[in-house]
Context: one part of a larger RNA
RNA sequence: UAAACGCUGGCGGCAUGCCUAACACAUGCAAGUCGAACGGAUUUUUAUCCUUCGGGAAUGGAAUUUAAAAGUUAGUGGCGGACGGGUGAGUAACGCGUGGAAACCUGCCCAUAGGUUGGGGACAACUCCGGGAAACCGGAGCUAAUACCGAAUAACAUUUAUUGAACGCAUGUUUAAUAAAUCAAAGAAGGCCUUGAAAAGCUUUUGCCAAUGGAUGGAUCCGCGUCUGAUUAGCUAGUUGGUAAGGUAACGGCUUACCAAGGCGACGAUCAGUAGCCGGCCUGAGAGGGUGAACGGCCACACUGGGACUGAGACACGGCCCAGACUCCUACGGGAGGCAGCAGUGGGGAAUCUUCCGCAAUGGGCGAAAGCCUGACGGAGCAAUGCCGCGUGAAUGAAGAAGGCCUUCGGGUUGUAAAGUUCUGUUGAGAAGGAAGAAAGGUAUUAGAGCUAAUACCUCUAGUAUUUGACGGUACUUUUUGAGGAAGCCCCGGCUAACUACGUGCCAGCAGCCGCGGUAAUACGUAGGGGGCAAGCGUUGUCC
Numbered sequence: 001u002a003a004a005c006g007c008u009g010g011c012g013g014c015a016u017g018c019c020u021a022a023c024a025c026a027u028g029c030a031a032g033u034c035g036a037a038c039g040g041a042u043u044u045u046u047a048u049c050c051u052u053c054g055g056g057a058a059u060g061g062a063a064u065u066u067a068a069a070a071g072u073u074a075g076u077g078g079c080g081g082a083c084g085g086g087u088g089a090g091u092a093a094c095g096c097g098u099g100g101a102a103a104c105c106u107g108c109c110c111a112u113a114g115g116u117u118g119g120g121g122a123c124a125a126c127u128c129c130g131g132g133a134a135a136c137c138g139g140a141g142c143u144a145a146u147a148c149c150g151a152a153u154a155a156c157a158u159u160u161a162u163u164g165a166a167c168g169c170a171u172g173u174u175u176a177a178u179a180a181a182u183c184a185a186a187g188a189a190g191g192c193c194u195u196g197a198a199a200a201g202c203u204u205u206u207g208c209c210a211a212u213g214g215a216u217g218g219a220u221c222c223g224c225g226u227c228u229g230a231u232u233a234g235c236u237a238g239u240u241g242g243u244a245a246g247g248u249a250a251c252g253g254c255u256u257a258c259c260a261a262g263g264c265g266a267c268g269a270u271c272a273g274u275a276g277c278c279g280g281c282c283u284g285a286g287a288g289g290g291u292g293a294a295c296g297g298c299c300a301c302a303c304u305g306g307g308a309c310u311g312a313g314a315c316a317c318g319g320c321c322c323a324g325a326c327u328c329c330u331a332c333g334g335g336a337g338g339c340a341g342c343a344g345u346g347g348g349g350a351a352u353c354u355u356c357c358g359c360a361a362u363g364g365g366c367g368a369a370a371g372c373c374u375g376a377c378g379g380a381g382c383a384a385u386g387c388c389g390c391g392u393g394a395a396u397g398a399a400g401a402a403g404g405c406c407u408u409c410g411g412g413u414u415g416u417a418a419a420g421u422u423c424u425g426u427u428g429a430g431a432a433g434g435a436a437g438a439a440a441g442g443u444a445u446u447a448g449a450g451c452u453a454a455u456a457c458c459u460c461u462a463g464u465a466u467u468u469g470a471c472g473g474u475a476c477u478u479u480u481u482g483a484g485g486a487a488g489c490c491c492c493g494g495c496u497a498a499c500u501a502c503g504u505g506c507c508a509g510c511a512g513c514c515g516c517g518g519u520a521a522u523a524c525g526u527a528g529g530g531g532g533c534a535a536g537c538g539u540u541g542u543c544c
Stems, first nucleotide, its partner, number of pairs: 001541001003540005010390006016383002018348001023346003027343003032079003037076002040073008048057003086301003095226007104218002109214004114209003117151001119149002126141006157182011187206006227273003234264003239261008276298004280291004303324005326337004354380001356379003362376001363374004393423004403414004427485001428481006437471001441467010488533005493514003499528005509516002
């Protein structure tokens, strides 16, 4: 050290956990939301009418004949699916890092000053019919809108023309005036008034259109830096430059036509190999060397290759089309799929986890809001994988007990070690209590202010009450119990801290280097003793 292996293993906190096959994937979930844009369908309640008392809201010819409230939502429509999450295959490149640029775009957001007039025709849903095994598709008819399409109006916008002014690093940039032409839009909800009921009107909030500026995000270009190989020395035809046109948000051979013959290269082109880059991380006194897991920034990719559509933004991981490989369904006609999201499976491998809980917090999408969604995230689980902390007891205790080992048989050593005595209670077990993380927001209400014709509504400020915890009955606290449940691994010839006995006899074996072993081995094996580290210890790989 993202480690693995062997032996061993008590607890807690914080991190980390497919480095190999960018191999193939069963199953579930990972992107929805808005009924305050729209017409339907449908449920419940209340009221009215009819009634055959089951039920129904015309068979209607017409007229105001069902109405109101509260929900649900397949479809149209809006916003979001370009973020967040994953991976490192490709890429030696303006990809990244750093510093610049007078050629650019920017939904939502903020500020400023304006506008929001008046019409039209459809298509889903729905009804009917039909095809198909399915996926799904076709025909006829009806209908709404913030969907779609004309018209009106319009400049500070765009284009063109004319006339100035100021400034600069070239092309130019900024700015003023005049004229002409061109281009917009959509409503919804609350309250008041009115009515038989609406519409219209007033007002509040929000939305919509065009414009200017900002903010944010992005695009492009340039200087410098960015691995190895010369047993790779020449490379290049849209190639290098010009003119014109097209194209783009924008510059440009970006593309096309024509013209010229250039452009790069020993200061290493081209080719080949390897590789995502950086902040950082490891090491080192530093200079350097190595590295690019986790976290953060950028880039690239999404079964393989290609392509565009929509859109402010994609050439789009969980969108579309085509081709290919693979897998699955099939009535053989035809269809479906893409875990390098989170879990999980097989495979590969020395090797890498749960098909867990929750949206309570933070953040994101939609919504006026309530809220819904969120494998982002917050947590829990597994693994001594790492770091840090704690414990496995403390004090006393010599008849230096027994046993073991050694012995010169006197003794020595294990060794205050044990036993014994007196304690403690970390941790463990049982019991009881029990968090912080929650504040916003919502709802109800009070007061004040703003808006307003208004004491409605709405908005803001302040207060009161109430509501919200996955983790988790967790952390923590108190209490009871009782030394009770908790130590191993490697080494002892020198380097290198730590020695004796027995067994073996160049055998069995050891070994990082030197080297040990052939009958007294401190080097092999075992035992006693000792040394080191310790919930770890040793070995192996790799870097300094």
Small-subunit ribosomal RNA, 5' domain from an uncultured Bacillota bacterium, 544 nucleotides, folded computationally. The prediction has a mean pLDDT of 81.